This is a predicted structure of a 1436-nucleotide RNA (small-subunit ribosomal RNA) from an uncultured bacterium. The RNAcentral record of the sequence draws on ENA.
RNA sequence: AGAGUUUGAUCAUGGCUCAGGAUGAACGCUUGCGGCGCGCCUAACCCAUGCAAGUCGUACGAUCCCGCAAGGGAGAGUGGCGGAAGGGUGCGUAACACGUAGGAACUUACCCCGUCGGAGGGAAUAACCCCGCGAAAGCGGGGCUAAUACCCAAAAUGAUUCGUGAGAAUCAGAGUCGAAAGGCCUGACGGGAGAGGCCUGCGGCCCAUCAGCUAGUUGGUGAGGUAAUGGCUCACCAAGGCUAUGACGGGUAGGGGGUCUGAGAGGACGGCCCCCCACACUGGAACUGAAACACGGUCCAGACGCCUACGGGUGGCAGCAGGGAGGAAUCUUGGACAAUGGGGGAAACCCCGAUCCAGCGACGCCGCGUGAGGGAUGAAGGCCUUCGGGUUGUAAACCUCUUUUAGGGGAGACGAGAAAGGACGGUAUCCCCAGAAGAAGCCACGGCUAACUACGUGCCAGCAGCCGCGGUAAUACGUAGGUGGCGAGCGUUAUCCGGAUUUACUGGGCGUAAAGCGCUUGUAGGUGGUUUUGUAAGUUGGGCGUGAAACCUCUCGGCUCAACCGAGAGACGCCGUCCAAUACUGCAAGACUUGAGGGUGCCAGAGGGAGGUGGAAUUCCUGGUGUAGUGGUGAAAUGCGUAGAUAUCAGGAGGAACACCCGUGGCGAAGGCGGCCUUCUGGGGCAUUCCUGACACUGAGAAGCGAAAGCUAGGGGAGCAAACAGGAUUAGAUACCCCUGUAGUCCUAGCUGUAAACGAUGCGCACUAGUCGUUUCGCCCGUCAGGGUGAGCGGCGAAGGGAAACCAUUAAGUGCGCCGCCUGGGGAGUACGCUCGCAAGGGUGAAACUCAAAGGAAUUGGCGGGGGGCCCGCACAAGCGGUGGAGCAUGUGGUUUAAUUCGAUGCAACGCGAAGAACCUUACCUGGGUUUGACAUGGGCGUGGUAAGAGGCGGAAACGCUGAUGACCUUCGGGAGCGUCCACAGGUGCUGCAUGGCUGUCGUCAGCUCGUGUCGUGAGAUGUUGGGUUAAGUCCCGCAACGAGCGCAACCCCUGGUGCUAGUUUCAUGUGUCUAGCACGACUGCCCGCCACAAGCGGGAGGAAGGUGGGGAUGACGUCAAGUCAGCAUGGCCUUUAUAUCCAGGGCGACACACACGCUACAAUGGCGCGUACAAUGGGAGGCGACCCUGCGAGGGGGAGCGGAUCUAUAAAGCGCGUCUUAGUUCAGAUUGGAGUCUGCAACUCGACUCCAUGAAGGCGGAGUUGCUAGUAACCGCGCGUCAGCAUAGUGCGGUGAAUGCGUUCCCGGGCCUUGUACACACCGCCCGUCACGUCAUGGGAGUUGGAGACACCUGAAGUCGGGUAGCGAACCGCAAGGACGCGCCUGCCGAGGGUGGGAUCAGCGACUGGGACGAAGUCGUAACAAGGUAACGUA
Repeated sequence: AGAGUUUGAUCAUGGCUCAGGAUGAACGCUUGCGGCGCGCCUAACCCAUGCAAGUCGUACGAUCCCGCAAGGGAGAGUGGCGGAAGGGUGCGUAACACGUAGGAACUUACCCCGUCGGAGGGAAUAACCCCGCGAAAGCGGGGCUAAUACCCAAAAUGAUUCGUGAGAAUCAGAGUCGAAAGGCCUGACGGGAGAGGCCUGCGGCCCAUCAGCUAGUUGGUGAGGUAAUGGCUCACCAAGGCUAUGACGGGUAGGGGGUCUGAGAGGACGGCCCCCCACACUGGAACUGAAACACGGUCCAGACGCCUACGGGUGGCAGCAGGGAGGAAUCUUGGACAAUGGGGGAAACCCCGAUCCAGCGACGCCGCGUGAGGGAUGAAGGCCUUCGGGUUGUAAACCUCUUUUAGGGGAGACGAGAAAGGACGGUAUCCCCAGAAGAAGCCACGGCUAACUACGUGCCAGCAGCCGCGGUAAUACGUAGGUGGCGAGCGUUAUCCGGAUUUACUGGGCGUAAAGCGCUUGUAGGUGGUUUUGUAAGUUGGGCGUGAAACCUCUCGGCUCAACCGAGAGACGCCGUCCAAUACUGCAAGACUUGAGGGUGCCAGAGGGAGGUGGAAUUCCUGGUGUAGUGGUGAAAUGCGUAGAUAUCAGGAGGAACACCCGUGGCGAAGGCGGCCUUCUGGGGCAUUCCUGACACUGAGAAGCGAAAGCUAGGGGAGCAAACAGGAUUAGAUACCCCUGUAGUCCUAGCUGUAAACGAUGCGCACUAGUCGUUUCGCCCGUCAGGGUGAGCGGCGAAGGGAAACCAUUAAGUGCGCCGCCUGGGGAGUACGCUCGCAAGGGUGAAACUCAAAGGAAUUGGCGGGGGGCCCGCACAAGCGGUGGAGCAUGUGGUUUAAUUCGAUGCAACGCGAAGAACCUUACCUGGGUUUGACAUGGGCGUGGUAAGAGGCGGAAACGCUGAUGACCUUCGGGAGCGUCCACAGGUGCUGCAUGGCUGUCGUCAGCUCGUGUCGUGAGAUGUUGGGUUAAGUCCCGCAACGAGCGCAACCCCUGGUGCUAGUUUCAUGUGUCUAGCACGACUGCCCGCCACAAGCGGGAGGAAGGUGGGGAUGACGUCAAGUCAGCAUGGCCUUUAUAUCCAGGGCGACACACACGCUACAAUGGCGCGUACAAUGGGAGGCGACCCUGCGAGGGGGAGCGGAUCUAUAAAGCGCGUCUUAGUUCAGAUUGGAGUCUGCAACUCGACUCCAUGAAGGCGGAGUUGCUAGUAACCGCGCGUCAGCAUAGUGCGGUGAAUGCGUUCCCGGGCCUUGUACACACCGCCCGUCACGUCAUGGGAGUUGGAGACACCUGAAGUCGGGUAGCGAACCGCAAGGACGCGCCUGCCGAGGGUGGGAUCAGCGACUGGGACGAAGUCGUAACAAGGUAACGUA
């Protein structure tokens, strides 16, 4: 510090995800030791048991115990002090609760200091005794008694209140110990320290879908109350107080020091420790006290639990342990008061679950160990393997050594003070002993991200943080080996920060990616020109105070180190206060003119409102002329018309809109504004530089304006025209097209308030090259050519900006000010709430859930019957002949079958693999055999009458049984053969989507690329585009390109002319033809024309041939996962008495049908008969086979010649003559019967041919479709390969030998350029909505259930306060009666709780219902992306 992920690729935008750190954690696997920390985050849920607050006999009486006594001890009770600390928890609380800085009207037990005192008297009461009630808890009555308990009173001093003052009134007390000194205690006052109460400024959560809140409310006066201020409370008076700088309401939450993270700024958090607050079963209340409204106190109410004799009692672990419950989850019912600290006491001492220790838990941090050195035959084993080896791996074994730690034994602390006294603890630590001994796991290994192989599995099982893996070769699943990482831990999960500049203060954006309000006026607010003076709020500097400790950083120190701990220093942004400065900002006062506004003079304009007025056109009405159609469309029909339309003429009515002018022209803030005239009126510009003197800019709320559609009321209604209806189109057509047609469109008054309200660009000001056009817009100069200066509207462009395309003085550049808005896509501009509206609906505006993208610009390509331009091709057109109809042949589909083997499937499968299935072939089926095998290699063992084998028997054969005869080579070891066993053979079994090779196709189309340079952030572009030209990226010219490669062309073969040489099959010679070799020949070379006078094109001459002469071979980069595992080869998988192999028979030849390539025909350009002419290629020895004989013939017999320029074939169409005469025929030949020939072991299934007989369909073929541009089509025959035989197929050969081509509009295919694109598996693409099914979350919903909090009324415990008092009572007063006072009782206000009620609010459930999201292969259509086939979209 970044990385992965949108695309075919790119840049940018943007989200998601990862690597880091952290934790009071939990879970999984694993676990040796020690130190230091930490340990109910959930139910402030409920708690058994024990302990957590007592102490004082030197305050007191009675009692008891020890003691002879003195004296000592115990402890119920009275009394004092302490139980407000310590300890726990985080419910509540958004608050002066906390933090920080201040303040004034207060209190303070114990402690410290100072001053002055402590002399008298009185009446009771617990304990105790007696009686009674009660189950208990406990209570009542009577009687005795003490005090530092209670009461009375007082000097000095003092305090409080009243009063101007003199003064008056009120207020207290206690003793005890000691021989004594004196101590303790106590009263009053003053001071201190520390503590507490109260008030204020500032600071720190979310929601505005919470916008108004408030009646003790805000203030005053008086009173009450308090330690004290104060509406704290009350009476009266006034009507205030808070709020957009967020009141009120709702949600959440203890606050801080700090902790985690981060470069920082920030963000998140508040466990342990420290400070503060709040709470103590829930709610309320007071008492006592210095302090409480009191965790282990009291009273009341409530819920819950326990005891009960049913009458009544009793309890509160959020103290320490511990239990239950809840939960993913959190410990021992331990030891000790030794230390620290607290309470009481004069003290000894007692008490303390505070505390100090120990226990449990890898929960965290830190440290240590599980050994160290040597050791290659690189052992064995494992794994992989190309079988050679590699790896595990110096790892192990083995040798030498050490002993931390655990273990055994011994010694043994500090913490403790003058002595004794240590829970921890026989602990830490030290010494000795034995022995490598007791001590390693977890996760990962596709990319991010360090680390790879094998097997298993086969879209299964599974993995996954994101992208994504898995459908038979998975480095991604599972296992193993190996490797990487960390290590007593390692992974996972959860949460926080980071990365994320992804809320942007530091530090982002808004034309097209999300984002500028439709526009204007203007309030608050923010911001503000030049200058002077003052002030000193901001600002800056310095001093002082504060900023607790801990934490953090640095330094030093203590535990062997570290964690941990100690000390010092630093830091602690803030706040308060004092002094100083005055540049800038603010504030106050004054001045200025350039910003702004005004005056004066001109100017242009569809700017707005009102009134009037004009012509053209449509329609309608009336009348005339006139007759059969009109209208409309792609074509039609509906419609109109003989009741007279359309057309035409004249007249009239009415409404709406204003042709030409009209213009990237004008005006307006925007919406918007268009005949002409009048009138009212807003704004702008220029000139002048006269006036005011900052009056300004922006603008949250607010207000106004605001197209079209729409709404209300009333008018109006010609044309147009939603809806509706009809006609067409169509598979359908609720559309597009046509004929009608109502709202509406128009006017008046009002409402609505939205638009792709767009320049998708907020307003204002300033600055930053130019150039061209424009406004009958201004002004100035001018010698009328122009120049200058303003205000607008446009085009192109510099710098600059931008992701790019683009913007560029009219900025999207450079800056300033202010406002609005954005933060992934979908859900959704939806729901709920509120608000506006008559309604339609508008404004504001979420969440659950879901996806890993969505989106922008540009690039390359593909595509676009239904974009454009240019061009080519038998592509169309022009022609000729076919096919599609018939019969047959062949192939295919389908069906059938035991099998009809397999493959090929649009073009580019279908007379294809197959250049030839009767057996064989043959892979298929049935049946019968064989199992090291029909075939190969290696090894072991055996084998000479062995191997082989005539013949015989069985059998369909294979095969089995038998068997005369009977071996070979040799280096003498053996080999070969055979038998047997083991390795293995074999497979036309699967995968052409694992492959090689070969092939098809686009396409013989003209294309496909590279190097260097240049342009672009980049993908890429340029070159290769452009102007010409060509069959051609062929060539020329131009050009930021210059060159080059694969293709094209040429080189090669055949053919056409000539020459030369050679040759032979002839009886022989020569020549020619011919054969085969060499050479020449053609190059737009020459001439004319066209062109840019380039390439080239047109014409001509010459020539056998002319512009590639004709034909062939030759197939660029690539595409189709095209075809082939069955031609061959080959990985993997499968099979092994079978999926191998042998044999016989059958099948591949089936047959209702369908398609494809063909053959033969339908006839007279013909058939038949007779006669007759002319080829070329090529083949031939198990071959071709002449002449001759024979058969009607196929053929047979026979065999000359020929391994071929020598032998071997009737060429046919053609030509001549004759016949047939338009007919299912003298056409056609299928089919069938019969008889034969040939090949072959064998023609039944299932060959070809011959003869006789038979004589089917068929009379030129629908829609459609195919070949061919010249020696071509068409017609004619001949040969060859395969092959025993079988050719309508295939492939060659020659013979005869045409027609047509205007042309490129259209169909098909292709090339180049351009354009659009939401496609990239690339249009056979993409993609939308309803419906159906499943899952999920959510809105509405009759209602129903529950929560929390107010309000009104009723009731009202305890208790304070107030009032009353007939009851009771020792102290004081009084001689007494009685009084004062206290208690009790009654009562009033308040009051927790309870009840009732209406409304508001939140949440759960809810029949039914609405849409939404998601879900490999459902239905219907085709809306969008290309002009997407009606351009799309927005709004209504």